[in-house]
RNA sequence: ACGAACCUCUGGAAAGCCGGCGCCCGUGCUACGGGCGCCGCACCGACGGAGUAAGGGCGCCCGCCUCGGGAGCGGCGCCCGAAUCUCUCAGGUCACGGGACAGAGGGGGGU
Numbered sequence: 001a002c003g004a005a006c007c008u009c010u011g012g013a014a015a016g017c018c019g020g021c022g023c024c025c026g027u028g029c030u031a032c033g034g035g036c037g038c039c040g041c042a043c044c045g046a047c048g049g050a051g052u053a054a055g056g057g058c059g060c061c062c063g064c065c066u067c068g069g070g071a072g073c074g075g076c077g078c079c080c081g082a083a084u085c086u087c088u089c090a091g092g093u094c095a096c097g098g099g100a101c102a103g104a105g106g107g108g109g110g111u
Base pairs, nucleotide, nucleotide: 001111002110006106007105008104009103010102011101016041018040019039020038021037022036023035024034025033026032027031042093043092044091048089049087050086051085055080056079057078058077059076060075062074063073064072
C1' cells in the first nucleotide's frame, strides 16, 4: 500500500385476490369476512443446494511419425472446472419478513 471473513445503514425483483378440509375470531349471524394449519393444483427464482463450457490433470487404446524409445497429434474413460445460464430439492407467490446483488461506513485475517 492492497485488503478476506464479519458488523451497521441504504437500495433491492419475480410469482395464486386459486380450490378443498379443519380450527379460532368477528359481523350485517343457517350467511359473509379475516387469521392460522394441512392437502391439492398452478406459478416464481435473487437465502441455500444441484448441473454445466472453454481450459487443465490423470489413465488406457489404436493409428500416424520413428531403428527404437520418447514426444506430438487423434480417440475413449475418470477427476478438477463459472455464472445473474439451467434445474426447481429447499425456499417463496397482499403486507410484514426474507432476499442474490449494489452503494456507503466500520473491520482487519492475510498478501
The RNA shown here (Glycine riboswitch aptamer) has 111 nucleotides and comes from Elioraea tepida. Model confidence (mean pLDDT): 80 of 100. It matches the Rfam family "Glycine riboswitch aptamer". From the family's description: This family represents the bacterial glycine riboswitch. Glycine riboswitches usually consist of two metabolite-binding aptamers domains with similar structures in tandem. The aptamers cooperatively bind glycine to regulate the expression of downstream genes. In Bacillus subtilis, this riboswitch is found upstream of the gcvT operon which controls glycine degradation.